RNA sequence: GGGCUGGUAGAUCAGCGGAAGAUCGCUGCCUUCGCAAGGCAGAAGCCGGGGGUUCGAAUCCCCCCCAGUCCACCA
Numbered sequence: 001g002g003g004c005u006g007g008u009a010g011a012u013c014a015g016c017g018g019a020a021g022a023u024c025g026c027u028g029c030c031u032u033c034g035c036a037a038g039g040c041a042g043a044a045g046c047c048g049g050g051g052g053u054u055c056g057a058a059u060c061c062c063c064c065c066c067a068g069u070c071c072a073c074c075a
Base pairs, nucleotide, nucleotide: 001071002070003069004068005067006066007065010024011023012022013021018055026042027041028040029039030038048064049063050062051061052060
C1' cells in the first nucleotide's frame, strides 16, 4: 500500500429499508433476622464520523477514522 471482516446500552452480541432489542451487569421494590437465589419494575444507546439515495436509513452508495486478519512492499 491492497483485499476481507467488524465498530449498536457498562460488557458480549442480535437487528440487513418503516416502533433500537436480548443476555449479563447496574438501581429500586417484594421475599429473608441478614446475605444469596428467585420475582417485579426501572435507568442507560447522537447505531464510529461526514456526505448522498429515498416519502422514510443502524440497514443501500461514497469518503474518512479505529480494530482484527490475510497478502504485497522494504531491509
Predicted 3D model of a 75-nucleotide RNA (transfer RNA) from a Methanomassiliicoccales archaeon. Rfam family: tRNA. Rfam classes the family as a transfer RNA. Taxonomically the source falls in Methanomassiliicoccales (Archaea, Methanobacteriati, Thermoplasmatota, Thermoplasmata). Its mean pLDDT, the model's own confidence on a scale to 100, is 81.